Large-subunit ribosomal RNA, domain I from an uncultured Actinomycetes bacterium, 595 nucleotides, folded computationally. It was read from a public genome assembly. Model confidence (mean pLDDT): 82 of 100.
Context: one part of a larger RNA
RNA sequence: AGCAGAUGGUGGAUGUCUUGGCACCAAGAGCCGAAGAAGGACGUAGGAGGCUGCGAUAAGCCUCGGGGAGCUGUCAACCAAGCUGUGAUCCGGGGAUGUCCGAAUGGGGAAACCCAGCUGGGGUAAUGCCCAGUUACCCUCGACUGAACACAUAGGUCGAGCGGAGGGAACGUGGGGAAGUGAAACAUCUCAGUACCCACAGGAAGAGACAACAAUAGUGAUUCCGUAAGUAGUGGCGAGCGAACGCGGAAGAGGCCAAACCAUAUAUGCGUGAUAGCCAGUAGGCGUUGCAUAUGUGGGGUUGUGGGAUUGUUCUUUCAGAACUACUGAUCUGAAAGGGAGUAAGAAAUUCGUUUUGUAGUCGAAGGCCAUGCGAAAGGGCCGGCACAGAAGGUAAGACCCCUGUAGACGAAACAACUCGAACUCCCGAACAAUAUCCCAAGUAGCACGGGGCCCGAGAAAUCCCGUGUGAAUCUGGGGGGACCACCCCCUAAGCCUAAAUACUCCUUGGUGACCGGUACCGGACAAGUACCGUGAGGGAAAGAUGAAAAGAACCCCGGGAGGGUAGUGAAAUAGAACCUCAAUCCAUUUGCUU
Numbered sequence: 001a002g003c004a005g006a007u008g009g010u011g012g013a014u015g016u017c018u019u020g021g022c023a024c025c026a027a028g029a030g031c032c033g034a035a036g037a038a039g040g041a042c043g044u045a046g047g048a049g050g051c052u053g054c055g056a057u058a059a060g061c062c063u064c065g066g067g068g069a070g071c072u073g074u075c076a077a078c079c080a081a082g083c084u085g086u087g088a089u090c091c092g093g094g095g096a097u098g099u100c101c102g103a104a105u106g107g108g109g110a111a112a113c114c115c116a117g118c119u120g121g122g123g124u125a126a127u128g129c130c131c132a133g134u135u136a137c138c139c140u141c142g143a144c145u146g147a148a149c150a151c152a153u154a155g156g157u158c159g160a161g162c163g164g165a166g167g168g169a170a171c172g173u174g175g176g177g178a179a180g181u182g183a184a185a186c187a188u189c190u191c192a193g194u195a196c197c198c199a200c201a202g203g204a205a206g207a208g209a210c211a212a213c214a215a216u217a218g219u220g221a222u223u224c225c226g227u228a229a230g231u232a233g234u235g236g237c238g239a240g241c242g243a244a245c246g247c248g249g250a251a252g253a254g255g256c257c258a259a260a261c262c263a264u265a266u267a268u269g270c271g272u273g274a275u276a277g278c279c280a281g282u283a284g285g286c287g288u289u290g291c292a293u294a295u296g297u298g299g300g301g302u303u304g305u306g307g308g309a310u311u312g313u314u315c316u317u318u319c320a321g322a323a324c325u326a327c328u329g330a331u332c333u334g335a336a337a338g339g340g341a342g343u344a345a346g347a348a349a350u351u352c353g354u355u356u357u358g359u360a361g362u363c364g365a366a367g368g369c370c371a372u373g374c375g376a377a378a379g380g381g382c383c384g385g386c387a388c389a390g391a392a393g394g395u396a397a398g399a400c401c402c403c404u405g406u407a408g409a410c411g412a413a414a415c416a417a418c419u420c421g422a423a424c425u426c427c428c429g430a431a432c433a434a435u436a437u438c439c440c441a442a443g444u445a446g447c448a449c450g451g452g453g454c455c456c457g458a459g460a461a462a463u464c465c466c467g468u469g470u471g472a473a474u475c476u477g478g479g480g481g482g483a484c485c486a487c488c489c490c491c492u493a494a495g496c497c498u499a500a501a502u503a504c505u506c507c508u509u510g511g512u513g514a515c516c517g518g519u520a521c522c523g524g525a526c527a528a529g530u531a532c533c534g535u536g537a538g539g540g541a542a543a544g545a546u547g548a549a550a551a552g553a554a555c556c557c558c559g560g561g562a563g564g565g566u567a568g569u570g571a572a573a574u575a576g577a578a579c580c581u582c583a584a585u586c587c588a589u590u591u592g593c594u595u
Base pairs, nucleotide, nucleotide: 001594002593003592004591005590006589007588008587009586015580016545017544020516021515022513023512024511025510026509027508028507029505030504031167032166039101040100041099042055043054044053046079047078049075050074051073061095062094063093064092065091066090070083071082072081106115107114108113116135117134118133119132120131121130122129137164138163139161140160141159142158143157144156145155171202172200173199174198175197176196182189186236212219213218223250224249225248226247227246233241234240254497255496256495261299262298263297264296265295266294267293268292269291270290277286278285279329280328281327282326283325284324304475306440307439308438309437310434311433312432313431314430315429317336318335319334320333321332322331338428339427340426341425342424350423351422352421353420356417357416358415359414361410362409363408367383368382369381370380384401385400386390392404393403394402446470447469448468449467450466451465452464456482477492478491479490480489481488532539533538552579556565557564558563
């Protein structure tokens, strides 16, 4: 010096563990906000800091319930001072307070700051000062004013409004809208109407009650799932893209208007002196009551075996009232009886009772002994018990019977949701016939050109939707059935509303896992979106484990200390805080062998 072994150090792999994650299931909730949100700044405890809570009433105040002996949050001890059977701390319901910033809204502003006006109050001799309230903009409604221009309108002023504004994980609708890629290159095409940006809404959204499909048979709003089917198609007929009918299921719900016509109000125009009109007849009477147009309101009306208006006929009960007057008839209005419906559409508000839940909780069966373990029994042995409870967790080691629990049973002053009922509110004519007079959604349908979207890339290209231009008809009307025409069949556009089945999960509760176990699992099991980096947008860590219990090593010795040696604790200290296990690596010591 090398090799091999041992011992110690270095180092932190491995094993074991889990406070944290991940994925999902069921139920709930599905919005918050000018009554000031989300998110923050700064404060706030007797004692410095971080986190949590709270807001100058500041780890809290009031009240109503629960609970029953300790308590003054946590890292995290220690001390001080207190509270508590007159029921504290703690848990739940309701309320009060809630600085400053932030949509931020009195004005300004470099967020958490600066400076004001007005009203009321406090203070001062007075001013300064302090407190409470109020003062942004837009919209809607109402009132008062009020131009050009007579009425009017615009404009202005004032008042009222839990009207708007901003935030939110995904889901939704709409407006914009790529490229990498694939086509083995690339341009039509694809990726893809995807990513991304913007606007807006809801707990879901959107769609939705046939101007639909179908095919000689029929179906009957929409949505979603399975199938049809990788079919029919489309396609530099390349890459690719890709239906529908029908069938089987989930769910199931249908309504309201516009118009014709009637009445009425207002405005404008026209008209006569009694024609017209005042429900009809007769008699009397009235006298701008009339007619037309426009707009508003009430009634009427809502359909495709076309419907409605209009005209006539028939049919339910009782009471009261109405019109210029009297009589007769008819009509209309209201109430009651009867029927139907309801806060999800079709109008809309509230109360009471009730059912079942939720937001605190309560009860809840049954075990002892012996030995082992250098400590501890729940493991072993022996003899027992409970079980609608042998889920799980904890307890010094594998516990049905030790503790918390579990099965099961019970519980709410208050608040919230749901079920049912009552109050309450709203609505209530139908049938038949005749006529072919009126109505049945207009810059619409259609057409031309230019685009988009449909399985459909301009194709024979319908259907659907936009832009520019042109531009109908009212049921003997109009649209569709894949150019177009005929026959036949289906439907009734140009108005609106509509629950459920469907999508999603920032969030709450309970549960599950051939999910992870600290280089894993969320970036984050720890002071984590922290430290740190960056002007900024933004990027973004590392870091878990003494022991059953701190019993965390008094005293003594060496040393300046660090550190160590005794002693002591403990089952163990090679468990001593740089702490479970302690691999590889490298270093040292020692032993053996070789040279």